[in-house]
Context: one part of a larger RNA
RNA sequence: GAUGAACGCUAGCGGCAGGCUUAAUACAUGCAAGUCGAGGGGCAGCACAGGUAGCAAUACUGGGUGGCGACCGGCAAACGGGUGCGGAACACGUACGCAACCUUCCUUUAAGUGGGGGAUAGCCCAGGGAAACUUGGAUUAAUACCCCUUAACAUUAUGAGAUGGCAUCAUUUUAUAAUUAAAGCUCCGGCGCUUAAAGAUGGGCGUGCGCCUGAUUAGGUAGUUGGCGGGGUAACAGCCCACCAAGCCUACGAUCAGUAACUGGUGUGAGAGCACGACCAGUCACACGGGCACUGAGACACGGGCCCGACUCCUACGGGAGGCAGCAGUAAGGAAUAUUGGUCAAUGGACGCAAGUCUGAACCAGCCAUGCCGCGUGGAGGAUGACGGCCCUCUGGGUUGUAAACUCCUUUUAUCUGGGAAGAAAUGCAGAUUUUCUAAUCUGUUUGACGGUACCAGAGGAAUAAGCACCGGCUAACUCCGUGCCAGCAGCCGCGGUAAUACGGAGGGUGCAAGCGUUAUCC
Numbered sequence: 001g002a003u004g005a006a007c008g009c010u011a012g013c014g015g016c017a018g019g020c021u022u023a024a025u026a027c028a029u030g031c032a033a034g035u036c037g038a039g040g041g042g043c044a045g046c047a048c049a050g051g052u053a054g055c056a057a058u059a060c061u062g063g064g065u066g067g068c069g070a071c072c073g074g075c076a077a078a079c080g081g082g083u084g085c086g087g088a089a090c091a092c093g094u095a096c097g098c099a100a101c102c103u104u105c106c107u108u109u110a111a112g113u114g115g116g117g118g119a120u121a122g123c124c125c126a127g128g129g130a131a132a133c134u135u136g137g138a139u140u141a142a143u144a145c146c147c148c149u150u151a152a153c154a155u156u157a158u159g160a161g162a163u164g165g166c167a168u169c170a171u172u173u174u175a176u177a178a179u180u181a182a183a184g185c186u187c188c189g190g191c192g193c194u195u196a197a198a199g200a201u202g203g204g205c206g207u208g209c210g211c212c213u214g215a216u217u218a219g220g221u222a223g224u225u226g227g228c229g230g231g232g233u234a235a236c237a238g239c240c241c242a243c244c245a246a247g248c249c250u251a252c253g254a255u256c257a258g259u260a261a262c263u264g265g266u267g268u269g270a271g272a273g274c275a276c277g278a279c280c281a282g283u284c285a286c287a288c289g290g291g292c293a294c295u296g297a298g299a300c301a302c303g304g305g306c307c308c309g310a311c312u313c314c315u316a317c318g319g320g321a322g323g324c325a326g327c328a329g330u331a332a333g334g335a336a337u338a339u340u341g342g343u344c345a346a347u348g349g350a351c352g353c354a355a356g357u358c359u360g361a362a363c364c365a366g367c368c369a370u371g372c373c374g375c376g377u378g379g380a381g382g383a384u385g386a387c388g389g390c391c392c393u394c395u396g397g398g399u400u401g402u403a404a405a406c407u408c409c410u411u412u413u414a415u416c417u418g419g420g421a422a423g424a425a426a427u428g429c430a431g432a433u434u435u436u437c438u439a440a441u442c443u444g445u446u447u448g449a450c451g452g453u454a455c456c457a458g459a460g461g462a463a464u465a466a467g468c469a470c471c472g473g474c475u476a477a478c479u480c481c482g483u484g485c486c487a488g489c490a491g492c493c494g495c496g497g498u499a500a501u502a503c504g505g506a507g508g509g510u511g512c513a514a515g516c517g518u519u520a521u522c523c
Stems, first nucleotide, its partner, number of pairs: 001522003005519005012375006018368002020333001025331003029328003034075003039072002042068002046066003050061004082286003092210007101203002106199008114148004124137005154179011184191002212258003219249003224246004229241003261283004265276004288309005311322004339365001341364003347361001348359004378409004388400005415459005423450001426447001428445007467512005472493003478507005488495002
C1' cells in the first nucleotide's frame, strides 16, 4: 500500500459498488419453463346469444359464440440462472489444421407439395388400489403414424476420361442401374411442409508451444506400442474386437504422491518479479453419491427417465414420494456475509400471424460505514485575555484561548410546504397517404415497477450532526498526581524495585476523521 474481511469504541447524509471465503452440510414453504385453438378431437369450468316453463324473479337447457381445464400434436425445455466437487488434463490460454465432421431456428437459390390406409389418447362403460397410480371393452381426430406414385445436382453400386496434390487421395466431366419426399391451416393477403445446394451461427476432433510442488517417488506400461481386417461414430482414432509383431514412455524427470477449476485480469513493486483468480467477461466441470441409456439438430439432460446406494417423508404394511451448488428463506457450522420484497415499464429469452402469455434472467426497491468518492457538523468580528480546570520560581504569572459570552451574517444538510421528470425507442389501437391487401410512411392516442423518486422553488431557525488512536526511541506530540519489579505496558529495543515524559488518571498536545484503532493475509 491492499482486502469479498472480522473484532473494539464511535456514528449526520448522499452517490456508486460489494455482501456464506466455513459444511459440494441437511432442507419446511412459495415461486424460478412454458407457449400455440391460425395443427386436432372436443367442452370440465367461466361468460354471452338462443331455446323451454313461467306475468316476472327465476329454474332448466344450450359447443351456437368468446374462450378453454385435461388430452393428442408442434416448438421450447441442451438457453438463461447456480456452484467450484472433480480434474495436472489438449481442462485452459495461444497459434494452426480437418484431403476425417455435424449444425434446429435464420438468409439466399432451385425443384416439389399427387393418391390412399389403419390406429390411438381424450370422451363413454366396467373394474383393481389406502395412495401413487393402473387394467379391460367400445368409439373418434390431426401438421401424430403407415403405404403407393413421381423425383434429383441427394445416397449407393459399376464403368470411362481430365486436372491437381501432401501418402491414404482430392476436384471435376460423363454413362448405366437401384433407393429415398411432403401437411395442412387460413381473415385468401399469407403462414407452413418436403428435397437439394450455398451462407451464417453454434459445436466436434487433431496438433505445436505455455501450464504448481516433491527424487526422503526411478523405473512405468499387456489394449500396453504398432500393423492388417472388421465393428462403431456426425467424423479420425485401440474408441471397441479377432489375428500378427514386440514395442511405447523415462534423468530435457516417466510413474507415483500432494495441491489446484483455467484465463482476461487483480494487488504490490521504479521495474524485473512475487502473491492472488471475490465481483465482471470467456472456457471447462458438476447438479444427493455412483452408473446407464432414451428422446432430440443439439444432453448421456440442475427443476426429464431407469437402476444401485445413503438419507428424509407418507402408508390401510401390500407399496409409494423426494432431491434449493435457481430466487428468497430455515437449521447447522462459523470471527463472519442480506428480504420468505416489487415489476415485466425497459433490455433480453421461449412460444405465437398477432393480440398476448411465461420469465426470482433482468430492471428496481429493502438490510449492512463492507469499500471507494463527495458533502456537512457553521462563517466573520469579538480581550475585562472572564469564570472554571491544569501547571509554576505562588500577594503574582503561564496555559486552555478568539476558545466562550456578545454582535452581524449564511442555510449546504435536516424539517415542513408546493411543483415534478428523462428513462418510451418502439409496440399496440384508430385514421390517412404510396396503395386492392401485405409492406412502408405520416398523424393522433395508449403503455413506467422504480416513484410523487431524482430534480426545482419556497419557509423559519445555528438550528439536526465528532469521534478514535497515540504522545521513551524508531515516530508527529509533555507535564502533574497515584503506584512502587506490585498493578501493569510492550511491534522491536525495552519500561516499573519512592522524584516513571514508557504502568493508571488528569490537564495539555499530535495524527486521522464518520470514522479510528486492533487482528488476519499478500506485496
Small-subunit ribosomal RNA, 5' domain from an uncultured bacterium, 523 nucleotides, folded computationally. It matches the Rfam family "Bacterial small subunit ribosomal RNA". The prediction has a mean pLDDT of 85.